[in-house]
Transfer RNA from Candidatus Iainarchaeum sp., 73 nucleotides, folded computationally. It was read from a public genome assembly. The coordinates come from a structure-prediction model, not an experiment, and the mean pLDDT is 84.
């Protein structure tokens, strides 16, 4: 220099192909439960890498970049 392949709460991750209410696990807070704790229950808060197109409508689809990790050279 070319190519691939991933980016979604604080951390892991699903959703994407086939556009329409962002799930899940854990962490945090509150309350129940216990004599305290641990340990179980209950709610609750928190997330689409940036831009532009396309579209009635984009986390998704197209383009362009930023990062991250393979691979050639």
């Nucleotide at each position: 220099g070319g190519g691939a392949c991933u980016g979604u709460g604080g951390u892991g991750u699903a959703g994407c192909c086939u556009g329409g209410u962002a799930g899940c696990a854990u962490c945090g807070c509150a309350c129940c439960u216990u004599c305290g704790g641990g340990g179980g229950g209950u709610g609750c808060a928190g997330a689409c890498c940036c831009g532009a197109g396309u579209u009635c409508g984009a986390u998704u689809c197209u383009c362009g970049g930023c990062a991250g990790c393979c691979c050639c050279a």
Source information:
It matches the Rfam family "tRNA". It is annotated as a transfer RNA.